[in-house]
RNA sequence: CUCCGUGCUCCGGGGUCGGUGCAAUUCCGAACCGGCGGUCAGAGUCCGCGAGCCGUGCGAUGGCGACAUCGUCCGGUUGAUCCGGUGGAAUUCCGGGACCGACGGUGAAAGUCCGGAUGGGAGGCGGCACGGGU
Numbered sequence: 001c002u003c004c005g006u007g008c009u010c011c012g013g014g015g016u017c018g019g020u021g022c023a024a025u026u027c028c029g030a031a032c033c034g035g036c037g038g039u040c041a042g043a044g045u046c047c048g049c050g051a052g053c054c055g056u057g058c059g060a061u062g063g064c065g066a067c068a069u070c071g072u073c074c075g076g077u078u079g080a081u082c083c084g085g086u087g088g089a090a091u092u093c094c095g096g097g098a099c100c101g102a103c104g105g106u107g108a109a110a111g112u113c114c115g116g117a118u119g120g121g122a123g124g125c126g127g128c129a130c131g132g133g134u
Base pairs, nucleotide, nucleotide: 002133003132004131005130006129007128008127009126010123016030017029018028019027031112032111033101034100035049036048037047038046044099045098052077053076054075055074057072058071059070060069061068062067081097082096083095084094085093103115104114105113
């Protein structure tokens, strides 16, 4: 200098004003937000991944048992974009108009409040340490 490995670490944003109502940051009007990798050029809407949810198996704990809870492997499921412009090239940029957003909770229906979660996690030429290679 460069490459590889291991460990640790890091890594999600957003509800404000008004209305109705006994009651709503949940409804209505107007607001606000956008994880990670990829891509001929930059993406919430393309292609994939992650989270969430569901299920079989396995394990742990509890139970006489049915079964319950937790963990884990695998499988399944999982939302939404058009028009115009520039350009060699853009559903990614620029202009305009749309649309979407797990589960549980709640005095009333939640992307934005509360909770599982001080959790999990894709991922990276990131940071630190150690080891190895050249």

A computed fold for a 134-nucleotide RNA from Agromyces seonyuensis, annotated as FMN riboswitch aptamer (RFN element). The source organism's lineage runs through Bacteria, Bacillati, Actinomycetota, Actinomycetes and Agromyces. The coordinates come from a structure-prediction model, not an experiment, and the mean pLDDT is 78. It matches the Rfam family "FMN riboswitch aptamer (RFN element)". Rfam's curators write: The RFN element is a highly conserved domain that is found frequently in the 5'-untranslated regions of prokaryotic mRNAs that encode for flavin mononucleotide (FMN) biosynthesis and transport proteins.